RNA sequence: CCGCGCGGGAGAGUCCGGACGACGAGGUCGAUGUCCGGCGCCGAAGGAGCAAAUCCUCCCCGGAACCUCUCAGGCGACCAGGACCGCACGGG
Numbered sequence: 001c002c003g004c005g006c007g008g009g010a011g012a013g014u015c016c017g018g019a020c021g022a023c024g025a026g027g028u029c030g031a032u033g034u035c036c037g038g039c040g041c042c043g044a045a046g047g048a049g050c051a052a053a054u055c056c057u058c059c060c061c062g063g064a065a066c067c068u069c070u071c072a073g074g075c076g077a078c079c080a081g082g083a084c085c086g087c088a089c090g091g092g
Stems, first nucleotide, its partner, number of pairs: 001091003005087004013039001015038006026079004040075003046071001047069003054062001
């Protein structure tokens, strides 16, 4: 440094309109729902962007992120996901 196992792990509407009684949704719940359209919002998978330091001087290139952008993803409850942290094991 990489991989794997276990534990912890945030944020943001179930707002408006329409349709539909089991269609559909990543899975379960389920009309306190699902789908479509609209608007609003979140960022800690991934993706994209950039500063200074950086050689004797100058120029060019390079130059990080939980910073920025929100493409992707996400915004009812639970599961899942989740940067990062801890422990253990294995490999380089």
Predicted 3D model of a 92-nucleotide RNA (Glycine riboswitch aptamer) from a soil metagenome. The prediction has a mean pLDDT of 76. Rfam family: Glycine riboswitch aptamer. Gene Ontology term of the family: glycine biosynthetic process. About the family: This family represents the bacterial glycine riboswitch.